The RNA shown here (Bacterial RNase P class A) has 446 nucleotides and comes from an Acidobacteriota bacterium.
Lineage of the source: Bacteria > Pseudomonadati > Acidobacteriota.
Rfam family: Bacterial RNase P class A. By type it is a ribozyme. Rfam describes the family as follows. Ribonuclease P (RNase P) is a ubiquitous endoribonuclease, found in archaea, bacteria and eukarya as well as chloroplasts and mitochondria.
RNAcentral holds the sequence, with entries from ENA.
The prediction has a mean pLDDT of 77.
[in-house]
RNA sequence: GCAGCCUGCUAGACGACCGCCGGUCUUCGUACGGGUAACGGUGAGUAAGCCCUCACGGGCUUGCCGCGCCGAAGCCAACGGCGGAGGCGGGAGGAAAGUCCGAACUCCACAGGGCAAUGCGCCGGGUAACGCCCGGGCAGGGUAACCUGACGGAUCAGUGGCACAGAAAAUAUACCGCCGCGCCGUAGCCCGAAAGGGCGAAGGCGGGGUAAGGGUGAAAAGGUGCGGUAAGAGCGCACCGCAUUCGUGGCAACACGGAUGGCAGGCAAAACCCCGCAUGGAGCAAGACCAAAUAGGGUGGCGUCAAGAACGGCCCGUUCGAGCCACCGGGUAGGUCGCAGGAGCCUGCGAGUAAUCGCAGGCCUAGAGGAAUGGUUGUUAUCCCGCCGUAGCGCCGCAAGGCGCGAAGGCGGGGACAGAAUUCGGCUUAUCGGCGGGCUGCGACA
Numbered sequence: 001g002c003a004g005c006c007u008g009c010u011a012g013a014c015g016a017c018c019g020c021c022g023g024u025c026u027u028c029g030u031a032c033g034g035g036u037a038a039c040g041g042u043g044a045g046u047a048a049g050c051c052c053u054c055a056c057g058g059g060c061u062u063g064c065c066g067c068g069c070c071g072a073a074g075c076c077a078a079c080g081g082c083g084g085a086g087g088c089g090g091g092a093g094g095a096a097a098g099u100c101c102g103a104a105c106u107c108c109a110c111a112g113g114g115c116a117a118u119g120c121g122c123c124g125g126g127u128a129a130c131g132c133c134c135g136g137g138c139a140g141g142g143u144a145a146c147c148u149g150a151c152g153g154a155u156c157a158g159u160g161g162c163a164c165a166g167a168a169a170a171u172a173u174a175c176c177g178c179c180g181c182g183c184c185g186u187a188g189c190c191c192g193a194a195a196g197g198g199c200g201a202a203g204g205c206g207g208g209g210u211a212a213g214g215g216u217g218a219a220a221a222g223g224u225g226c227g228g229u230a231a232g233a234g235c236g237c238a239c240c241g242c243a244u245u246c247g248u249g250g251c252a253a254c255a256c257g258g259a260u261g262g263c264a265g266g267c268a269a270a271a272c273c274c275c276g277c278a279u280g281g282a283g284c285a286a287g288a289c290c291a292a293a294u295a296g297g298g299u300g301g302c303g304u305c306a307a308g309a310a311c312g313g314c315c316c317g318u319u320c321g322a323g324c325c326a327c328c329g330g331g332u333a334g335g336u337c338g339c340a341g342g343a344g345c346c347u348g349c350g351a352g353u354a355a356u357c358g359c360a361g362g363c364c365u366a367g368a369g370g371a372a373u374g375g376u377u378g379u380u381a382u383c384c385c386g387c388c389g390u391a392g393c394g395c396c397g398c399a400a401g402g403c404g405c406g407a408a409g410g411c412g413g414g415g416a417c418a419g420a421a422u423u424c425g426g427c428u429u430a431u432c433g434g435c436g437g438g439c440u441g442c443g444a445c446a
Base pairs, nucleotide, nucleotide: 001442002441003440004439005438006437007436008435009434010433012380013379014378015377016376017375018374020091021090023088024087025086026085027084028083029082030081032080033079034076035075036074039071040070041069042068043067045064046063047062048061049060050059051058052057093417097428098427100426101425102424103423104422105283106282107281108280117279118278119277120276121275122136123135124134125133126132137151138149139148140147141146152274153273158272159271161267162266175214176213177210178209179208181206182205183204184203188199189198190197191196222240223239224238225237226236227235241263242261243260244259245258246257247256248255249254287337288336289335290334297328298327299326300325301324302323308320309319310318311317344363345362346361347360348359349358350357351356383414384413385412386411387410388409392405393404394403395402396401
C1' cells in the first nucleotide's frame, strides 16, 4: 500500500424569529367548590291572650332583632378548581419499529394426581428471568484473523419413510465383470489307409465361488497398503477409523494414551416417537377510587281537605294541577390514580479471562391521552456530487496556441432509517454517512 476479520462510539454545532406539550411562579378574570347572607320555611323551647276540663293536662292564635335544621337572591374572592397573560425551567431513539422471547405489575382461576399440548436440549458460568449473554468443548467452512451450528437418543424401546436410477435403499443382494467345475463345441492339433475317434483356444449352456473392479444413486455393509488366493474377501498383518474397556488430565462437555475385538451395519428425530427440563389465562382498553344529568330499583315523608309548578327573591293574585320531595344503592358520561426514584443513569475503585457483580461518590432525565417534542432562516464543521478553475502534469503543434487531467480556491446541491403511549431485559429487522480501537493475509522497502 492492497484485500479482509472483529469490536466500540456518533447520528452535527452555535444562534435569530415564530410556534407546540407538560411542570412551576406571578398576575388578571370567573364564581364551580368555598365564605357570608336579606328573606322564607320548619322543630323544640318560652311569653301573653283565648277555649275545653272539677283538676292534672290539652288545643288554638300572636310574639321572640334568640337557638337548631333546611332553602336562598345578593355580596366576597383568602384557599382549591377553571380560563387568559407573562416569567423561569424541561421535552424521543439507536433502533422509540416488529411484538418474536423473558419478566415486573394487575385482575381472574387454582385440593391432589394423571393425560394431552407447546417450547427448549453439548458443558460450565452470568442474570429477577429468558429461547438472551459470556467462556469452553465438538463438528463444518476459511490460507488466516475469524465465522456458522435446534449440537440429547437411529444395534443394545417401537412405528413409518428414503423420488428417479439401480441387482440391491437394509432380514441384505448379484446386472456386467473375475475365477474354478461339468456338458456342448468352431478354428486348430493328434491317432488312423479310411470310416471314425481323441484333445480343444474362442464361443454357448448349466451349476457354483466372489464382492476386489465397473455401472446406478444424494447415500451401497469400514479406508490405504502389503501378503494371500483359482479368483477374491478383515482371510492374515501394519497404519488410520470404529466398538468395548482401563488409565491419566479436566468441575464438566471432552481430550490423550494403553489393552481387547476383525467390525457391529446407511440417512433422517426441524418424521412420529423416547428421555430430561419448563410452562394456568388475560393483559394498562390490566385494574383501583370519586362520581353528574336522564331513566329504572329501594326506603321514608307530604299530597285531590290542593302538595307542587309558572309569572326573576318574598307576599297577594292569576293560570295549570296529580303527583311532589328527601335519602339510599347499582351502572353510564366525566374525572383522579395506576404513570415515571427505577432489576435507574454517570464517574471512580475493586473482584472476575469474560458476561457480570460489589463498594463509594454524584445526578433526577418526556409523560401525552388521538397523541406535543416543530417550522423558517443565518454562520459553520465533516463527507459526497456537479460546474468553474489557479499552480502543476500529460498529449498535439515549428511556433502562436489548442485539448485533457487537475492539489488549493470559488459557486450550487445533497445527507439516512425512523416517532415514546404501563415499564424493564433481550433478540430480529431498517439505516446517508462519519470517527476510533484490536487483529489477519499478501506485496514492497529497511